Predicted 3D model of a 595-nucleotide part of an RNA (large-subunit ribosomal RNA, domain I) from a Planctomycetota bacterium.
Context: one part of a larger RNA
RNA sequence: GGUCUGUGGUGGAUGUUUUGGUGCCGAUAGGCGAAGAAGGACGUGGUGUGGCUGCGAUAAGCCUCGGGGAGUCGUCAAGCAGGCUUUGAUCCGGGGAUUUCCGAAUGCGAUAACGCGACGCGGGUAAUGCCGCGCCAUCCGUGCCUGAAUCCAUAGGGCAUUGGAAGCCAACGGAGGGAACUGAAACAUCUCAGUACCUCUAGGAAGAGAAAGAAAACUCGAUUUCCGUAGUAGCGGCGAGCGAACUGGAAAGAGCCUAAACCCUGUGCAUGUAAGCUCGUGAGCGUUGUGUUCAGGGGGUCGUGGGAACGAUCAUUGCCGGGUCACGAACCGGUGCGAGAGUGACAAAGGUUUUUCCUAGCUAAAUCUUCUGGAAAGUUGAGCCAAAGAAGGUGAUAGCCCUGUAGGCGAAAGGAAAGACUCUCUCGGUAUUGUCUCCCGAGUAGCGCCAGACACGUGGAACCUGGUGUGAAUCUGGGGGGUCCACCCCCCAAGGCUAAAUACUCAUCGGCGACCGAUAGCGUAAAGUAGCGCGAGCGAAAAAUGAAAAGAACCCCCGUGAGGGGAGUGAAAUAGAACCUGAAACCACAGACUU
Numbered sequence: 001g002g003u004c005u006g007u008g009g010u011g012g013a014u015g016u017u018u019u020g021g022u023g024c025c026g027a028u029a030g031g032c033g034a035a036g037a038a039g040g041a042c043g044u045g046g047u048g049u050g051g052c053u054g055c056g057a058u059a060a061g062c063c064u065c066g067g068g069g070a071g072u073c074g075u076c077a078a079g080c081a082g083g084c085u086u087u088g089a090u091c092c093g094g095g096g097a098u099u100u101c102c103g104a105a106u107g108c109g110a111u112a113a114c115g116c117g118a119c120g121c122g123g124g125u126a127a128u129g130c131c132g133c134g135c136c137a138u139c140c141g142u143g144c145c146u147g148a149a150u151c152c153a154u155a156g157g158g159c160a161u162u163g164g165a166a167g168c169c170a171a172c173g174g175a176g177g178g179a180a181c182u183g184a185a186a187c188a189u190c191u192c193a194g195u196a197c198c199u200c201u202a203g204g205a206a207g208a209g210a211a212a213g214a215a216a217a218c219u220c221g222a223u224u225u226c227c228g229u230a231g232u233a234g235c236g237g238c239g240a241g242c243g244a245a246c247u248g249g250a251a252a253g254a255g256c257c258u259a260a261a262c263c264c265u266g267u268g269c270a271u272g273u274a275a276g277c278u279c280g281u282g283a284g285c286g287u288u289g290u291g292u293u294c295a296g297g298g299g300g301u302c303g304u305g306g307g308a309a310c311g312a313u314c315a316u317u318g319c320c321g322g323g324u325c326a327c328g329a330a331c332c333g334g335u336g337c338g339a340g341a342g343u344g345a346c347a348a349a350g351g352u353u354u355u356u357c358c359u360a361g362c363u364a365a366a367u368c369u370u371c372u373g374g375a376a377a378g379u380u381g382a383g384c385c386a387a388a389g390a391a392g393g394u395g396a397u398a399g400c401c402c403u404g405u406a407g408g409c410g411a412a413a414g415g416a417a418a419g420a421c422u423c424u425c426u427c428g429g430u431a432u433u434g435u436c437u438c439c440c441g442a443g444u445a446g447c448g449c450c451a452g453a454c455a456c457g458u459g460g461a462a463c464c465u466g467g468u469g470u471g472a473a474u475c476u477g478g479g480g481g482g483u484c485c486a487c488c489c490c491c492c493a494a495g496g497c498u499a500a501a502u503a504c505u506c507a508u509c510g511g512c513g514a515c516c517g518a519u520a521g522c523g524u525a526a527a528g529u530a531g532c533g534c535g536a537g538c539g540a541a542a543a544a545u546g547a548a549a550a551g552a553a554c555c556c557c558c559g560u561g562a563g564g565g566g567a568g569u570g571a572a573a574u575a576g577a578a579c580c581u582g583a584a585a586c587c588a589c590a591g592a593c594u595u
Base pairs, nucleotide, nucleotide: 001594002593003592004591005590006589007588008587009586015580016544017543020516021515022513023512024511025510026509027508028507029505030504031168032167039102040101041100042056043055044054046080047079050076051075052074062096063095064094065093066092067091071084072083073082107116108115109114117136119134120133121132122131123130138165139164140163141161142160143159144158145157146156172203173201174200175199176198177197183190187237213220214219224251225250226249227248234242235241255497256496257495258441262298263297264296265295266294268292269291270290271289276285277284278329279328280327281326282325303475305440306439307438308437309435310434311433312432313431314429317336318335319334320333321332322331337428338427339426340425341424342423350422351421352420353419354418355417356416357415358414359413361409362408363407367382368381371378383400384399385389391403392402393401446470447469448468449467450466451465452464456482477492478491479490480489481488531538532537551579554566555565556564557563
């Protein structure tokens, strides 16, 4: 020097654990905000109050209504001092009050949490300064006032407004824009992909939606989603790749309102005086009638075409009032009766009451012993409960010790849902039939050119949408059935509304896992912290004494150290706070062997 063994040190692997995370399921909620949000700043405690939590100058809190029943004054985090409390505190839940400053921030300004005002009212002062409260942003809507060129008017201006908007928010939705890397083994059409991303905007869902549809049989009958058709038919430098639909099976299920024709009323304009004034009889009327503009009401809504108007046929509730004058009939209004429907589309607002839930809670059976041990839940012996043997805790493994669990019970106040009644609305011609009449959504459909989107890349390329140019028809009409034509079949565009089945989870409650267990699982079991960056932004590490602090009184060495030795606690201190276990590398010491 080396090899091996042992004893220690160092180190923090491993094992065990879990306060945290993760995925999913069911339900709830799906919003908050000018009545000032989200998010912050600054304050706020009897103490030396730093962080977190709570709260706001009424500041770890105030009032009230319920629950609850013995302690309590949040936490890291113990102490001192002092309170409160069976006249019910602390605590839990409902409602209310207060709620500085910044922030959409909104009186004006500003380098967020600051500075400076106007007006009104009040306090204070001899008076000013000063203090308190209220109010003063913009835009849109509505109403009123005023008011040019220019007579009326309009533009414009002003005021009021307990009308609205704004800003924030995880994902999901709709819309407007819209890449590239990549793949094609290069690359340009193509692909990635209408993806990422940007913008606008909405709802608890959104969007879509009651056929100018799909089809081709005995046709179906709004939309949406899933399964399937099917990796099929197709598209494609026919490369890479892209990729349907119908029939079928399920979930859900709901249908409606208008425009126009025609009638009435009002309004402006034109025409202009016997036509006309609902009908019958009589009497009478007179800026009435006719045409047209605009507004309101009635009417009407369809494809075996529908409706209007005018006829014909058939059917049909009562009473009261109106009906140019009188009577009657049409017609209109009110009310009763009958029938039906309803506030989540088709009109719309409440109230009463019942039930079930949510936001605190309450009740809830049954065990003792022997031994080992520091400790019994282990073991021994003998029992008991069970609509409860889910789970967690308790000094080791507990149905019967504790919290709970099965099963029952419970709300003054606030909220949710459902039902009933009240209430509201509709109908009491959706009837049949005839026709020379009238209407049935226009810069639309169609067509040319250029694009987009359709699974479909211009292709024989329809259908749909947009730009641009041109430009119809009204049922003897119009669109579609993948160029186009014929026949045949289907449907009715150019107005609108519409629940459910579907998507998502920032958040709340409950539950589950052949999910993780501290280099894992969220970045975070202490945190968006420490730290880094001018900034946008980036972004950690770090869990475990013991059953219980019983956390080592006292003595000694020592620098009034650090550290250690005794003593003591404890089952254990090689569990001593650098604390469970304590691997390896590495270091030291001792021994053996070897050179």
It was read from a public genome assembly. The coordinates come from a structure-prediction model, not an experiment, and the mean pLDDT is 82. Its Rfam family is "Bacterial large subunit ribosomal RNA". Taxonomically the source falls in Planctomycetota (Bacteria, Pseudomonadati).